[in-house]
RNA sequence: AGUGUCGUCCGGGCGGCCGCGCGGGGUCACGACCCCGUGAGGAAAGUCCGGGCUCCACAGGGCACGGUGGUGGGUAACGCCCACCGGGGGCGACCCCAGGGAAAGUGCCACAGAGAACAGACCGCCCAAGUCCCCUCCGGGGGACCGGCAAGGGUGAAACGGCGAGGUAAGAGCUCACCGCGCGCCUGGUGACAGGCGUGGCAAGGCAAACCCCACCGGGAGAAAGUCCGAAUAGGGAGGGAUGGCGCGGCCCGCGCCGCUCGACCUCCGGGUAGGACGUUCGAGGCCGGCGGCGACGUCGGUCCCAGAGGAAUGGCCGCCCCCCUUCGGGGGACAGAACCCGGCUUACGCGGCGACACUCCAU
Numbered sequence: 001a002g003u004g005u006c007g008u009c010c011g012g013g014c015g016g017c018c019g020c021g022c023g024g025g026g027u028c029a030c031g032a033c034c035c036c037g038u039g040a041g042g043a044a045a046g047u048c049c050g051g052g053c054u055c056c057a058c059a060g061g062g063c064a065c066g067g068u069g070g071u072g073g074g075u076a077a078c079g080c081c082c083a084c085c086g087g088g089g090g091c092g093a094c095c096c097c098a099g100g101g102a103a104a105g106u107g108c109c110a111c112a113g114a115g116a117a118c119a120g121a122c123c124g125c126c127c128a129a130g131u132c133c134c135c136u137c138c139g140g141g142g143g144a145c146c147g148g149c150a151a152g153g154g155u156g157a158a159a160c161g162g163c164g165a166g167g168u169a170a171g172a173g174c175u176c177a178c179c180g181c182g183c184g185c186c187u188g189g190u191g192a193c194a195g196g197c198g199u200g201g202c203a204a205g206g207c208a209a210a211c212c213c214c215a216c217c218g219g220g221a222g223a224a225a226g227u228c229c230g231a232a233u234a235g236g237g238a239g240g241g242a243u244g245g246c247g248c249g250g251c252c253c254g255c256g257c258c259g260c261u262c263g264a265c266c267u268c269c270g271g272g273u274a275g276g277a278c279g280u281u282c283g284a285g286g287c288c289g290g291c292g293g294c295g296a297c298g299u300c301g302g303u304c305c306c307a308g309a310g311g312a313a314u315g316g317c318c319g320c321c322c323c324c325c326u327u328c329g330g331g332g333g334a335c336a337g338a339a340c341c342c343g344g345c346u347u348a349c350g351c352g353g354c355g356a357c358a359c360u361c362c363a364u
Stems, first nucleotide, its partner, number of pairs: 001360009010350001012321007020039008041335001045346002048344005053222004065218005070084005085099001086097004100213002105211002107207003122153002124149003130145006161179002164176003180202001181200008226278004236269005244258005285304008322333004
């Protein structure tokens, strides 16, 4: 210098004008106005997991259903995160893995191929034994049939251990060494597992995001959850109620209306609509530092208050600068927007900044 890997940060900057939500303060002519503070994200998204909170249900156990799946940790919890183990990829930094069980059972294995699971003989290899034929220099040689074989070729994602030697007519775990595999023991490790020794006989193909088996986990619904206030109107319940109640300006008379057990009117009570309030933002909180831990994280101290609306505010215009495109006139500035809150995952997105590391080349 080039090509890469991993982590982390950011998500245009400054100024002016107008406008909106919430909180606080002020002025009054009580209808408003003024001032100050504050006001979206790394994903607020998808709603895919996990939890807090709320209501409902609930003796215990089992079945069914769903989920998870190497080991050990972290956490409120998780399908998340960390470390390690095993497998795979890359020269490497590093990356990827639903990573329990296929010698319990059932099922499937397309195409090609002779044969796809207690297999098979297409090409091929072999005539040692048996029968027959031919030749012969009588030692043997050649061929056919019956057969033998699975080493080599070929098909396939996969061909019933691999490779080498011995062995053989040719071959074959038939035998042996090494590797692989199973079993037993020893050593190390909390463990997944690793290493070593012995032994066995090739017995056991693949697929469980096929059924299934094993282990563990899981009640349901969600903020339109749920709680409180509540004398609109109408209606419900209990008691009283006829010498009644209401109106005609206070009283009397009088008059009118309603009512007299299917109850006018009075008192009390409960439910509850519109509406209002709470839940609702101080929280498994952010930042800085110390300590413990490889790490995820834990703990202690300091410091900060950081949207809380609710038919729902967070917007618009202008100027300068910065990027990108440009036909030089100009155009553009990603993805996307809180709705009870929190921890994750996944997806979307734009140029970049910083740090660490790997490989290659060049120079010294």

Notes:
A computed fold for a 364-nucleotide RNA from a Planctomycetota bacterium, annotated as Bacterial RNase P class A. Its Rfam family is "Bacterial RNase P class A". The family's RNA type in Rfam is ribozyme. Its mean pLDDT, the model's own confidence on a scale to 100, is 77. Taxonomically the source falls in Planctomycetota (Bacteria, Pseudomonadati). The sequence was found by an Rfam model in a public genome assembly.